A computed fold for a 1454-nucleotide RNA from an uncultured bacterium, annotated as small-subunit ribosomal RNA.
RNA sequence: AGAGUUUGAUCCUGGCUCAGAACGAACGCUGGCGGCAGGCCUAACACAUGCAAGUCGAACGUGAAGCCACCUUCGGGUGGGUGGAAAGUGGCAGACGGGUGAGUAACGCGUGGGAACGUGCCCUUCGGUUCGGGAUAACCCAGGGAAACUUGGGCUAACACCGGAUACGCCCUUCGGGGGAAAAAUUUAUUGCCGAAGGAUCGGCCCGCGUCGGAUUAGCUUGUUGGUGGGGUAAAAGCCUACCAAGGCGACGAUCCGUAGCUGGUCUGAGAGGAUGAUCAGCCACACUGGGACUGAGACACGGCCCAGACUCCUACGGGAGGCAGCAGUGGGGAAUAUUGGACAAUGGGCGCAAGCCUGAUCCAGCCAUGCCGCGUGGGUGAAGAAGGCCUUAGGGUUGUAAAUCCCUUUCAGCGGGGAAGAUAAUGACGGUACCCGCAGAAGAAGCCCCGGCUAACUCCGUGCCAGCAGCCGCGGUAAUACGGAGGGGGCUAGCGUUGUUCGGAAUUACUGGGCGUAAAGCGCGCGUAGGCGGACCUGCAAGUCGGGGGUGAAAGCCCGAGGCUCAACCUCGGAACUGCCUUCGAUACUGCGGGUCUUGAGUCCGGGAGAGGUGAGUGGAAUUCCUAGUGUAGAGGUGAAAUUCGUAGAUAUUAGGAAGAACACCAGUGGCGAAGGCGGCUCACUGGCCCGGUACUGACGCUGAGGCGCGAAAGCGUGGGGAGCAAACAGGAUUAGAUACCCUGGUAGUCCACGCCGUAAACGAUGGGUGCUAGCCGUCGGGGAGCUUGCUCUUCGGUGGCGCAGCUAACGCGUUAAGCACCCCGCCUGGGGAGUACGGUCGCAAGAUUAAAACUCAAAGGAAUUGACGGGGGCCCGCACAAGCGGUGGAGCAUGUGGUUUAAUUCGAGGCAACGCGAAGAACCUUACCAGCCCUUGACAUCCCGAUUUGAGGACCAGAGAUGGACUUCUUUCUUGGUCGGAGACAGGUGCUGCAUGGCUGUCGUCAGCUCGUGUCGUGAGAUGUUGGGUUAAGUCCCGCAACGAGCGCAACCCUCGCCAUUAGUUGCCAGCAUUAAGUUGGGCACUCUAGUGGGACUGCCGGUGAUAAACCGGAGGAAGGUGGGGAUGACGUCAAGUCCUCAUGGCCUUUAUGUCCAGGGCUACACACGUGCUACAAUGGCCGGUACAAAGGGCUGCGAAGGCGCGAGCCGGAGCCAAUCCCAAAAAGCCGGUCUCAGUUCGGAUUGCAGUCUGCAACUCGACUGCAUGAAGGUGGAAUCGCUAGUAAUCGCGGAUCAGCCACGCCGUGGUGAAUACGUUCCCGGGCCUUGUACACACCGCCCGUCACAUCACGAAAGUCGGCUGUACCCGAAGUCGUUGACCCAACCCGCAAGGGAGGGAGACGCCGAAGGUGUGGUCGGCGAUUGGGGUGAAGUCGUAACAAGGUAACC
Repeated sequence: AGAGUUUGAUCCUGGCUCAGAACGAACGCUGGCGGCAGGCCUAACACAUGCAAGUCGAACGUGAAGCCACCUUCGGGUGGGUGGAAAGUGGCAGACGGGUGAGUAACGCGUGGGAACGUGCCCUUCGGUUCGGGAUAACCCAGGGAAACUUGGGCUAACACCGGAUACGCCCUUCGGGGGAAAAAUUUAUUGCCGAAGGAUCGGCCCGCGUCGGAUUAGCUUGUUGGUGGGGUAAAAGCCUACCAAGGCGACGAUCCGUAGCUGGUCUGAGAGGAUGAUCAGCCACACUGGGACUGAGACACGGCCCAGACUCCUACGGGAGGCAGCAGUGGGGAAUAUUGGACAAUGGGCGCAAGCCUGAUCCAGCCAUGCCGCGUGGGUGAAGAAGGCCUUAGGGUUGUAAAUCCCUUUCAGCGGGGAAGAUAAUGACGGUACCCGCAGAAGAAGCCCCGGCUAACUCCGUGCCAGCAGCCGCGGUAAUACGGAGGGGGCUAGCGUUGUUCGGAAUUACUGGGCGUAAAGCGCGCGUAGGCGGACCUGCAAGUCGGGGGUGAAAGCCCGAGGCUCAACCUCGGAACUGCCUUCGAUACUGCGGGUCUUGAGUCCGGGAGAGGUGAGUGGAAUUCCUAGUGUAGAGGUGAAAUUCGUAGAUAUUAGGAAGAACACCAGUGGCGAAGGCGGCUCACUGGCCCGGUACUGACGCUGAGGCGCGAAAGCGUGGGGAGCAAACAGGAUUAGAUACCCUGGUAGUCCACGCCGUAAACGAUGGGUGCUAGCCGUCGGGGAGCUUGCUCUUCGGUGGCGCAGCUAACGCGUUAAGCACCCCGCCUGGGGAGUACGGUCGCAAGAUUAAAACUCAAAGGAAUUGACGGGGGCCCGCACAAGCGGUGGAGCAUGUGGUUUAAUUCGAGGCAACGCGAAGAACCUUACCAGCCCUUGACAUCCCGAUUUGAGGACCAGAGAUGGACUUCUUUCUUGGUCGGAGACAGGUGCUGCAUGGCUGUCGUCAGCUCGUGUCGUGAGAUGUUGGGUUAAGUCCCGCAACGAGCGCAACCCUCGCCAUUAGUUGCCAGCAUUAAGUUGGGCACUCUAGUGGGACUGCCGGUGAUAAACCGGAGGAAGGUGGGGAUGACGUCAAGUCCUCAUGGCCUUUAUGUCCAGGGCUACACACGUGCUACAAUGGCCGGUACAAAGGGCUGCGAAGGCGCGAGCCGGAGCCAAUCCCAAAAAGCCGGUCUCAGUUCGGAUUGCAGUCUGCAACUCGACUGCAUGAAGGUGGAAUCGCUAGUAAUCGCGGAUCAGCCACGCCGUGGUGAAUACGUUCCCGGGCCUUGUACACACCGCCCGUCACAUCACGAAAGUCGGCUGUACCCGAAGUCGUUGACCCAACCCGCAAGGGAGGGAGACGCCGAAGGUGUGGUCGGCGAUUGGGGUGAAGUCGUAACAAGGUAACC
């Protein structure tokens, strides 16, 4: 510090995800030791048991046991003394310490200040400590009660209580005065006590600033804000009360709702921030829930009291008791958090003079890998690179110096011995601990996660979209580095992973540090309030700002330095820091505030100017429609074509007149005006703004603008008018599978006017407003100036456009009219969907508008540009693509292939073009892979081993369907690394699967003209350029131009063949002339033909024209051939997961007495049908009969087979010749000549069937071909549709060959004969090439994609209602208690009185105010449930259509 993920690829935007650190954690697997720390985050849920606050005899009265003494009936008793348990009176403590975080959004906390206070114990100072009195607990007696407890009577003490005196100072005061203290003890040294002042400490109160979210909470408040009187407090104060005034708070967020203890700090981060508030420390709050006071220096009191409530317990049912959020512990909750331990030794606290007692504070120990830190599980040596495992190309590699081996060490743990500091004299829970010494032995001690990318680490097997994985992208459908196992590897290590949470990465809320034309984002526009910001100069102040000083910023923590535990963690000390607040002194540039001045910002004035700017009134012509009348007659209208419609009752057309409403042609223009919406005939009236010129005036008067107010297209709403045309809805006609549409005929709201609403638009420049600055050029609108040559040039201000530099931008683009460079103000954005939706509020008559979420869901959604592909986009151009022609197919019969069906099997493959006379150029057996059946199991075939044996081949016999088994015989051989047989195992075998694991081969686009590369250049990049453009070509063929220059694969050429010529060579070929023959038969010859070798020839070379003078094209000459001369071979980069595992090869899988092998039989030949490809026909351009010509190319020894003979024929007999320019197949056929048939199901056509044959073959039944005779079907030129062909082509006619015993061949491949027609042309169909355009496609239009419906599921809204929480308000009831009044009853202290008694004073009780809980009623708000209902999301293969993306087939959208 970044990375993965949207795309075919790219750049950008943007979200999601990961790598880091952390934790009071939990869970899974694992676990040796020690140190230091930490340990109920949930139920402030309920609690058994024990302990957690007592102490003082030096305040006081009693006083048990024990001891001493005496008595004794030996049981014990008595009194005195000692003693001090125990409770009581009294004092101090119990308000600390310890726990928890429920409440609290608050002066609660933090920080800094303040004045009107209190303060026990402590310190200092001054003064005092005097005289009296009456009670009361304990105790005793007697009662009540189950208990808790309690009542009455009697005795008694005090540092308990009360009165008097005194008063330095103190308090009150009307300034005269008035009021108020004390406690003693004693060892005589002190400790106490009282009053007062001061201090210290601690506490109470007030204030500034800071302190979470929600505005879908906007108004809140009546003790409320202030004053006065009174009360009250330790103290200021509405703190309380009466009266008076009507204030106080709030957009700088009051009130309300939700959430939350706050801080030092902690985690993270570069920082700024963000998150957090366990442990430690400070503050606050609370103590079962609510209320209350008492005591006290201090409490409204955790282990005190009273009351109410809930709960639990005891009970004799009458009543009582209780409060672990103290330490342990229990139940419960929960993913989850420890011992009912030891000690007061230390530190600290309470009491005490002290000894001491108490102390679950504390110090220790226990449990837990919860965290941090440290250590160990050994070190060295060791290659035969052992064994085993795993992989393997079978060689080897790897685990791996790892192990074993040998040598060594002993940390930790273990055993034995010694043994602290912590403790100043004593006292040690920890603890026989830390630490030290010794002993034995490698001995007791390693796991977890990961290995597709991110991200470090790869193979095999298993599995087969299953099981599973997954943080994101994504893996798994038979070769998975992604699942599971294994081997190996990587990482960390007593831990490792997972989950959760926080920060980071995230500049993804942007203060540091983002954006808004098209990605999310500028309010539709203006006026303007608050607010923010603001021109020049001088001057004062010093709030901001800057500098110095002071105070504070607790400690701990972080950081730096040093030190202590062996190190570290940890701890100790010192420093720095604590970025803050307060205060003081100073500075005055900038901002601010005050004063003064100025004119350039802004405005006013004067003079001109342009304009569809606005409002009102009037007015004009053209057109449409209607009405009236005339002319006139059969149609009109409308459409792609029609129909609905109008018209003989006279339409349309045409002429004239009239009526009505609406809109204003031409001018008209990226022209004008307006803030926007918007504004268009002409005239008048009223009126807003703007521009130019002048420079007289004011003197910053400015800019922006949250709220607010106004304006605001169309549609829509209300009331009243108006209504010609147009026209939602609606109706009809068409179209269509349907057509609730597009088209047509009609047609109502509406469109128009007036008034009032609505307030939205793709209200767009998708671009808020203002100011300044930053190259220009060209046009246009309005004004001004200058010059002259008077219609031009130059110049200036304002507007409106085009191009463009710098700059900006992701790119597109913007570019003085910024999207550039800056400043000011406002609005808005933060992934897509859900959703601009729900709920709530506001507005509206309604429609609806505005404000505006969440659950849930996805890993994207997007922008710009690129390359393709595609378009019922465009341009240019090709092709038998259409057109023009000729002949076919589709109809018939047959052949053949396919589908389907059938079957035991009908083997398999091929499937639009590019499967279907295809693999198959030969299925009766074989082939053969299929079926039923009989056999074989190292096998029909290959290699290796062992043993035996010696063979091999042929013939005929028996059983059997045969394979096979058995038996007989003949011939030949000596080869031995052989053959055969037997055996065992390695293995053979497989036309079994996967063509989607492959090689090879092939088809296709397409013989289409394309496909690329290097360097350079352009672009952030994908990419572009080159290859585009202008011409031209069959061609990316060539020329020219050009940021390109070159090159490669294709094209062309080179190759074969046909066409002309020459030459060479003449046998088997040929014959001009000579001789000869029946015959090139023979002699002869090689001129010709021909054969087959070698050459030549054609190159737009020549001429003319066109063209840019080029390339090239057109015409011509010559030539056998002319513009590629005809044909063939030749197939670029690639596409179709095209075809083939059944040609072959091959990975993997499967099979192994079978999915292999052999055999005989059957099947592949089936047959209601359907399709493809063919053949033969339907006839007279023909059929039949007779006669008679002319080929080429092939084949031939298991062969072709002549002549001759036989047969009607297939064929047979025969065998000449020929291994072929020699012989044979071999007859070419159409043609030509002659004859016949005469339009008919025929002398056409030949299917079908019968009979009889021939041939091949082991064998023609299933299932061969051919022949003869007989039979003589359909068919009379073929619907929709569709195929081939552009010249020696189509058409037509034969001939040959491969395969092959034969043949279902009418197929296929060749070969020659005869031999046409037509092409205007490129609009249309199909296919293709180039350029361009659009795109939401990229599996690429056979694409993408929308909505309803149906099903499943999820969350949400509405809903009659219903159940709760919180809260307001009115009233009722009213506990405890303070306060007030009263107080007949009660009372010792003081007073009067001899006393009784009275008084003062106090109390119980009663009454009153307030008052918790409770009750009744009525509101607000939040939530749960809810029949039904609404839309929404999601879900491999449901239904209906086709809306959008191309002109998406009606441009789309608001």
The coordinates come from a structure-prediction model, not an experiment, and the mean pLDDT is 86. The sequence is in RNAcentral, with records from ENA and SILVA. Rfam family: Bacterial small subunit ribosomal RNA.